[in-house]
RNA sequence: UAUGAAUAAAGGCAAACCUGUUACGAAAGUCAGGGACGCAAAGCCACGGAUCUACAUCAUCGUUAUCGAUGACAUGACCGCCGGGUUGCUCGC
Numbered sequence: 001u002a003u004g005a006a007u008a009a010a011g012g013c014a015a016a017c018c019u020g021u022u023a024c025g026a027a028a029g030u031c032a033g034g035g036a037c038g039c040a041a042a043g044c045c046a047c048g049g050a051u052c053u054a055c056a057u058c059a060u061c062g063u064u065a066u067c068g069a070u071g072a073c074a075u076g077a078c079c080g081c082c083g084g085g086u087u088g089c090u091c092g093c
Stems, first nucleotide, its partner, number of pairs: 004091002012039002017034004023030002037080001043086003047083003051077002057072006
């Protein structure tokens, strides 16, 4: 050489699933404990795209005019979807 990646070493993270004063939230999802699918950034950041949800809002329809259903929609979520930014352990052949 490190903008790289090994049947290496020391470690790290934690998918599905289960549990929770019916934990928090309208939901997606998040948090805590267990768990171990996997991950060289599966550390952090919601900056761009993708995806998910639709409380509220708007439109339409129905209705017992209370309300219900359908559709649209992110300011919500997601970094273990992709890209980007940023920080970091080791150094065999």
Molecule: c-di-GMP-I riboswitch aptamer
Organism: Paenibacillus alkalitolerans